[in-house]
């Protein structure tokens, strides 16, 4: 100083140009003589700024922060 590759719910990981899935935690509620465990439902997110495009998490710049190499 180059190249490459990841960033999504509080964690852990899918996804794929077209309503962003899940599991775990969190909340209520059923169940239980309690508590655990079980079952239902709810909230909760694509690092950030631009562009393309009817539509971007998806493609394209940069930018931040981490892993790998090179030198």
């Nucleotide at each position: 100083g180059c190249g490459g590759g990841a960033u999504u719910a509080g964690u852990u990981a899918a996804a794929u140009g077209g309503u962003u899935u899940a599991a775990u935690g969190c909340c209520a509620c059923c169940c239980u003589u309690c508590c655990a465990a079980g079952g239902u439902g709810g909230a909760g997110a694509u690092a950030c700024g631009g562009g393309u495009u009817c539509g971007a998490u998806u493609c394209c710049c940069g930018u931040a922060u981490c892993c790998c190499g090179c030198u």
Molecule: transfer RNA
Organism: Candidatus Roizmanbacteria bacterium